Description
This is a predicted structure of a 76-nucleotide RNA (transfer RNA) from a Burkholderiales bacterium. It matches the Rfam family "tRNA". The family's RNA type in Rfam is transfer RNA. The sequence is in RNAcentral, with records from ENA. Its mean pLDDT, the model's own confidence on a scale to 100, is 81. The organism belongs to Burkholderiales, within Bacteria.
[in-house]
RNA sequence: GCUGGCGUAGCUCAGUUGGUAGAGCAAUGGUUUUGUAAACCAAAGGUCACGGGUUCGACUCCUGUCGCCAGCACCA
Repeated sequence: GCUGGCGUAGCUCAGUUGGUAGAGCAAUGGUUUUGUAAACCAAAGGUCACGGGUUCGACUCCUGUCGCCAGCACCA
């Protein structure tokens, strides 16, 4: 340099004909306990990496940029 994949909650990840963004774990509050842990319950947590475009409507389609991973190529 070229090609491909990935970027969604604190973490690991779902989310397909484009139509109100979810799970598990963690953390928080509560119940229980002499107390802690475990268990159970609840609520909360998001600029869907960042711009632009298409559309009535975009995590999803198109395009540019950034970051990470893999492969290929080149060089001394």